[in-house]
RNAcentral holds the sequence, with entries from MGnify. Predicted 3D model of a 126-nucleotide RNA (SAM riboswitch aptamer (S box leader)) from uncultured Nocardioides sp. Lineage of the source: Bacteria > Bacillati > Propionibacteriales > Nocardioidaceae > Nocardioides. Its mean pLDDT, the model's own confidence on a scale to 100, is 75.
RNA sequence: CUCAUCCAGAGGGACUGAGGGAACGGCCCUGUGAAGUCCCGGCAACCGCCGCGAGCUCAGCACUCGGAGCGGUCGCGGAAAUGGUGCCAAUUCCGUCCGGAGCGAAGGUCGCCCGGAGAAGAUGAG
Numbered sequence: 001c002u003c004a005u006c007c008a009g010a011g012g013g014a015c016u017g018a019g020g021g022a023a024c025g026g027c028c029c030u031g032u033g034a035a036g037u038c039c040c041g042g043c044a045a046c047c048g049c050c051g052c053g054a055g056c057u058c059a060g061c062a063c064u065c066g067g068a069g070c071g072g073u074c075g076c077g078g079a080a081a082u083g084g085u086g087c088c089a090a091u092u093c094c095g096u097c098c099g100g101a102g103c104g105a106a107g108g109u110c111g112c113c114c115g116g117a118g119a120a121g122a123u124g125a126g
Stems, first nucleotide, its partner, number of pairs: 001126006011040005019029003024095003041088003046084002049078006060070002063066001092120001096117005102112004
């Protein structure tokens, strides 16, 4: 830099001792112990693994020379133990913009709700 996902899910202990939720604002969490380190546990299913299928190309390998197998691409499903990550308060805690049948305040605006788009960020894969 590109792509995918982000309203689901899952915490105990030891050490230590004041911060943490990315940044800013808000609002929260926190001496009934924050962050950090370690141990154990769990969640999830991105990669990897297994199965099924599809399309493209005959481009690669091998062989009986014509269809099959393997690998690669895509889709669907599965397992989670002994693979690589990740995660385990609150939707990514909330915030921006556009549209809307409606609801409530109030006076031509705001809030709620619904749908869509986006910024920033996080995680994974490349």